Transfer RNA from a Lachnospiraceae bacterium, 86 nucleotides, folded computationally. Its Rfam family is "tRNA". By type it is a transfer RNA. From the family's description: Transfer RNA (tRNA) molecules are approximately 80 nucleotides in length. The sequence was found in a public genome assembly. The source organism's lineage runs through Bacteria, Bacillota, Clostridia, Lachnospirales and Lachnospiraceae.

RNA sequence: GCCGGCGUGGCGGAACUGGCAGACGCACGGGACUUAAAAUCCCGCGGACCUAAUCGUUCGUACCGGUUCGAUUCCGGUCGCCGGCA
Numbered sequence: 001g002c003c004g005g006c007g008u009g010g011c012g013g014a015a016c017u018g019g020c021a022g023a024c025g026c027a028c029g030g031g032a033c034u035u036a037a038a039a040u041c042c043c044g045c046g047g048a049c050c051u052a053a054u055c056g057u058u059c060g061u062a063c064c065g066g067u068u069c070g071a072u073u074c075c076g077g078u079c080g081c082c083g084g085c086a
Base pairs, nucleotide, nucleotide: 001085002084003083004082005081006080007079010026011025012024019069028044029043030042031041032040046059047058048057049056062078063077064076065075066074
């Protein structure tokens, strides 16, 4: 240099043909149980704005564009990682 694969919450990892993004697990927080813990069970758990708080609004799939009513998904470019060829 050429070709191919991959990039999603703190971590792993789903989302089948474009139609509610973040299922499920781990970690973490609160509660129950316990003399106290562990284990177990229940609830919560992306960012920003707003509020006393709840509510609510908006953004979010490596990054920048495009197609589309609608994009994690399709198309182009960029970056990074892995593999192959030279």